[in-house]
Molecule: c-di-GMP-I-GGC riboswitch aptamer
Organism: Actinomycetota bacterium
């Protein structure tokens, strides 16, 4: 640097439920796991969603691209 079979320690947590914040998309906390080798972080580009229905503002990183960091192992 590339890759993700094996090995080891593990990690995260969809939908749903409860509480809470928000006009909303959705966020946060707890429970629970559909899954994930970056399902760690970043809203730069695109898509989708929300508010406004004009400008615009917001959300989604577990939609795609991109950027940054990283455990174990293998290969060079």
């Nucleotide at each position: 640097u590339a890759c993700g079979a094996c090995c080891a320690g593990g990690g995260c947590a969809a939908a749903c439920c409860c509480g809470u914040c928000g006009c909303g998309a959705g966020g946060c906390g707890g429970g629970c796991a559909c899954g994930c080798a970056a399902a760690g972080c970043c809203a730069g580009g695109g898509g989708c969603c929300u508010c406004a229905a004009g400008c615009g503002a917001g959300g989604u990183a577990g939609c795609c691209c991109g950027g940054c960091c990283a455990c174990c192992g293998u290969a060079a």